[in-house]
RNA sequence: CCAGAUGGUCGGAUGGUCGCCGCUGCUUGCAGGGGAGGAAAGUCCGGGCUCCACGAAAACGGGGUGGCGGGUAACGCCCGCCGAGGGAAACCUUAGGGAAAGUGCCGCAGAAAGCAAACCGCCGAUGGCCAGCAAUGGCACAGGUAAGGGUGAAAGGGUGCGGUAAGAGCGCACCGCGGUGUUGGUAACAACACUGGCAUGGUAAACCCCACUCGGAGCAAAACCAAAUAGGAACAACUUUGGCCAGUUUUCGGGCUGUUGUUCGGGUAGGUUGCUUGAACCCUUAGGUAACUAAGGGUCUAGAUGAAUGACUAUCACCGCAUUGCUUAGGCAGUGUGCGUACAAAACCCGGCUUAUAGACCAUCUGGUUAU
Repeated sequence: CCAGAUGGUCGGAUGGUCGCCGCUGCUUGCAGGGGAGGAAAGUCCGGGCUCCACGAAAACGGGGUGGCGGGUAACGCCCGCCGAGGGAAACCUUAGGGAAAGUGCCGCAGAAAGCAAACCGCCGAUGGCCAGCAAUGGCACAGGUAAGGGUGAAAGGGUGCGGUAAGAGCGCACCGCGGUGUUGGUAACAACACUGGCAUGGUAAACCCCACUCGGAGCAAAACCAAAUAGGAACAACUUUGGCCAGUUUUCGGGCUGUUGUUCGGGUAGGUUGCUUGAACCCUUAGGUAACUAAGGGUCUAGAUGAAUGACUAUCACCGCAUUGCUUAGGCAGUGUGCGUACAAAACCCGGCUUAUAGACCAUCUGGUUAU
């Protein structure tokens, strides 16, 4: 210098003018001070907080998680390790319990797909048939054969040697696998030794089994204050009048309805609280491989609610384009120009995950090339 791997940081800066939303102060319209993010996003997990349900415990059913150890308030998150897979390496990926508890499924292709199987091929030692005096040869009828071909994701260990009629763990060596033991490790697991000719095809992101774990709804939770209008309740008034009620009519009296007034309570609009000091952030030290934890010191850091956090402008930075000069080239410098500078914006609060992100920078590591 090139190609890569991993982890992390920043993500325009500084002024001026005019605004917007809270806070504090007072001289009440001025002054001072504060005002988005690494993801504020998706709302996918885990909690705090609030309300609802619930005597306790258990069972049944349902959901979730799933190698081992640790971290954490907790987690499906994080750290370390193990196994498996990928890469030349740094490193990356991993829904990674159980298939000898049971059930189901294994499409197409293929002869055969689960008590394995004979389509092609090979053999035909033995038995059979034919030829031959016989040795033997021929046929491929019985039958043997999973080494070879073909099908398939998968055909009942792999490679090699021996063996055989041809073959076959039939025998042997190595590898793989099962069982037992020893050693190392907290463990997952690994290594080694002995042993077994191989038993248990695959599939649990099929049912199922095992272990652990799980109430529901969410700040539009919830609490408080409380208009107008309408409706409700209580009390009072109603000279006269309307309607209804006790079989009918009249009179008197009563009740209901009605009208008016006063008071009360519920609830709506609206307002207040919840609301931002918190498993908080920064620094140092100590422990730990790490995630993280402990101690000490320091800081206060948005709280809007039809929802503030903005607009214009100046200078600079970076980027693109045009052009000029220098340089062998890479490149450097000057001038001009550009509505170029990402993704995106809190809404009760935390811990994670996932996704988006112009551009710039830092650290560590791997491989290659060149020079010394």

Bacterial RNase P class A from an Alphaproteobacteria bacterium, 372 nucleotides, folded computationally. Taxonomically the source falls in Alphaproteobacteria (Bacteria, Pseudomonadati, Pseudomonadota). Model confidence (mean pLDDT): 75 of 100. The sequence was found by an Rfam model in a public genome assembly.